Predicted 3D model of a 72-nucleotide RNA (transfer RNA) from Branchiostoma belcheri.
It matches the Rfam family "tRNA". Rfam's curators write: Transfer RNA (tRNA) molecules are approximately 80 nucleotides in length. The family's RNA type in Rfam is transfer RNA.
Taxonomically the source falls in Branchiostoma (Eukaryota, Metazoa, Cephalochordata, Amphioxiformes).
Its mean pLDDT, the model's own confidence on a scale to 100, is 81.
RNAcentral holds the sequence, with entries from Rfam.
RNA sequence: GGCCCCAUAGUGUAGUGGUGAACACGUUGGACUUUGAAUCCAAAGACCCGAGUUCGAACCUCGGUGGGACCU
Numbered sequence: 001g002g003c004c005c006c007a008u009a010g011u012g013u014a015g016u017g018g019u020g021a022a023c024a025c026g027u028u029g030g031a032c033u034u035u036g037a038a039u040c041c042a043a044a045g046a047c048c049c050g051a052g053u054u055c056g057a058a059c060c061u062c063g064g065u066g067g068g069a070c071c072u
Base pairs, nucleotide, nucleotide: 001071002070004068005067006066007065010025011024012023013022018055027043028042029041030040031039048064049063050062051061052060
């Protein structure tokens, strides 16, 4: 330098154009308990950035940024 893949709560994943962006672990609060663990209930918390297409974009297109693999 070329080419391909990936980027979604703190972590790991789902969501392939329209439902309230879902699940697990974790965190916080509460219930229970003599205390703790376990269990149960509840809450907070996310679409890498910009532009475009579309009535409508996490999803499609382009560019950028970051990460990974391959070729040279």